[in-house]
Context: one part of a larger RNA
RNA sequence: GGAUGAACGCUGGCGGCGUGGAUAAGGCAUGCAAGUCGAGCGCAUUAUUUUCCGCAAGGAAGAUAAUGAGCGGCGAACGAGUUAGUAACACCUUGGUAACGUACCUUAGAGACGGGCACAGCUCGCCGAAAGGCGGGGUAAUUCCCGAUGAUGAUGCGGGGACGAAAGUCAUUCGCAUCCAAAGUCGCAAGACACUCUUAGAGCGGCCUAGGUCCCAUCAGCUAGUUGGUAGGGUAACGGCCUACCAAGGCUACGACGGGUAGGGGAGGUGAGAGCCUGACCCCCAACGACGAGACUGAGACACGGCUCGUACUCCUACGGGAGGCAGCAGUCAAGAACAUUCGACAAUGGGCGAAAGCCUGAUCGAGCGACGCCGCGUGCAGGAUGAAGGCCUUCGGGUUGUAAACUGCGGUAGUAUGGGAAAAAUGCAAAUGAUCGUACCAUACGGAAAGAGGUGGGUAACUACGUGCCAGCACCAGCGGUAAUACGUAGACCUCAAGCGUUAUCC
Repeated sequence: GGAUGAACGCUGGCGGCGUGGAUAAGGCAUGCAAGUCGAGCGCAUUAUUUUCCGCAAGGAAGAUAAUGAGCGGCGAACGAGUUAGUAACACCUUGGUAACGUACCUUAGAGACGGGCACAGCUCGCCGAAAGGCGGGGUAAUUCCCGAUGAUGAUGCGGGGACGAAAGUCAUUCGCAUCCAAAGUCGCAAGACACUCUUAGAGCGGCCUAGGUCCCAUCAGCUAGUUGGUAGGGUAACGGCCUACCAAGGCUACGACGGGUAGGGGAGGUGAGAGCCUGACCCCCAACGACGAGACUGAGACACGGCUCGUACUCCUACGGGAGGCAGCAGUCAAGAACAUUCGACAAUGGGCGAAAGCCUGAUCGAGCGACGCCGCGUGCAGGAUGAAGGCCUUCGGGUUGUAAACUGCGGUAGUAUGGGAAAAAUGCAAAUGAUCGUACCAUACGGAAAGAGGUGGGUAACUACGUGCCAGCACCAGCGGUAAUACGUAGACCUCAAGCGUUAUCC
């Protein structure tokens, strides 16, 4: 000199774009953050209405709309947060998978026949303070089950082929045997959307691999599922991944093992570069969700707003027993030098569900707060000497503040008022629909309204007076102050930056 997610002191006019819990992965009141589908299904309630019965009250059957919980489907494994752990195939780079998976989407082919049993809801009874639970009856489906058909699928056996030294591996090769499918809804219809099996793809993932990846040797030896084999189990899949048996191996000064520290990368800072330092915001990957463990469901989890168990903590309780997890968005307490609103909207972008309308979305888009940062703008412009007054200095002549002010003229950014007024936007059958927002911007009128901080002996741009008297104090370094201090304090003048200026901390 440059830089910062900064903080502190003094000061503070406006706008744009960014950015803001770095400490206690400490505890959390409250609200919201994941739902959706009635064009899968059966009910209940309400409203309107139609037909029939009835003199009527009303009853029965049906239609339409809305609401409610339930069964069923898809989603909830994404998105959002955090960096505790992890020195490791966690990450980065390179290959492999002839050892693998894949819901939704795309491609190609084939199919969807017949039957049955339940369980919620509902109803009846019972238990409980609650949370909730138990039993009887009975019901629908795109729920579940059985049978049929079924190959290019799976498994087994056999033959031929290719590769290979062999073991073995491969292919839309051939034959035989066995096994495994399905669901409907809407529509007048055409058909559409769903469904089942198979093929290929895309995207996504699992696993393996070589190299890279901080400090300590005042850490030198480490290891029994340990290293390998055989057999079996398990997995989507290879594998000590697991089990039994057999062998005695495996790693290590090219640093094993141990300890400390730490999420990794793209990148960021600095520097001429080499390098050194860092890993906030944004993007990719990983890990985690009070702490520890486990599985269930599912295409996918060992699952932040799912389940079970244990531990700690908090809350409710009728003392028998229950409930909870902000490292989602706001907000609160604590700790801290220190970090924002319990805001608006789904208008846009994107996501989930749905045929669609649409619903949900603290993702997101916006607004609010903070000079926290960067950038831009302003605090007037021109004229104006008797060089006014005042201040300060003085050799008392004067000098300086200083064209500075006053005064005159002009312009008019901020702001205020009035009028006009976007883009972002496209979607929807239509009606209609912008949170931001009557914002940006434009026109007219009014409108002088807004400067400080640090420094002035040298390094280092800028000097005098007074006060003080090794005191009070200054200080980055050497140093200054003991009676004329340009170094302390005040004043005037000046210098440098400027809505900032200094200090502290850290990096180059």
Molecule: small-subunit ribosomal RNA, 5' domain
Organism: Patescibacteria group bacterium